[in-house]
RNA sequence: CUCAUCGAGACCGGCUGAGGGACAAGGCCCUUGGAAGCCGGGGCAACCGCCGAAGCUAACCCCUUCGAAAAGGUGCCAACUCCUGCGGAACCGCCCAGUUAGGGUUCCGACAGAUGAG
Numbered sequence: 001c002u003c004a005u006c007g008a009g010a011c012c013g014g015c016u017g018a019g020g021g022a023c024a025a026g027g028c029c030c031u032u033g034g035a036a037g038c039c040g041g042g043g044c045a046a047c048c049g050c051c052g053a054a055g056c057u058a059a060c061c062c063c064u065u066c067g068a069a070a071a072g073g074u075g076c077c078a079a080c081u082c083c084u085g086c087g088g089a090a091c092c093g094c095c096c097a098g099u100u101a102g103g104g105u106u107c108c109g110a111c112a113g114a115u116g117a118g
Base pairs, nucleotide, nucleotide: 001118002117003116004115005114006113011041012040013039014038015037019030020029021028025084026083027082042077043076044075047073048072051067052066053065054064055063081112086109087108088107089106090105091104092103
């Protein structure tokens, strides 16, 4: 940089001791009944790999789709990526009678991020 996914799922022990939830700000949460981190064990999931089937092929490989499994490589184990922030749409509300007020809900998209594969 490209592609795919991101509303599901899954916690105990030891060490340690004050913060943490990526990001300005705001909100809302978690936390001395122990945060983050490190170590050990356990679990979740099924991206890769492995296995099977179908398609393709003269046949095989490759590739695509579907399925199974979970001993391998990663990942993950509060809250939707915790929510908002930028753009758009619909609805509601507020203010006003021709200009202010600029909030809420839902949806779509963008940006950013995370993970995997290349």
Description:
A computed fold for a 118-nucleotide RNA from a soil metagenome, annotated as SAM riboswitch aptamer (S box leader). It matches the Rfam family "SAM riboswitch aptamer (S box leader)". Gene Ontology term of the family: regulation of gene expression.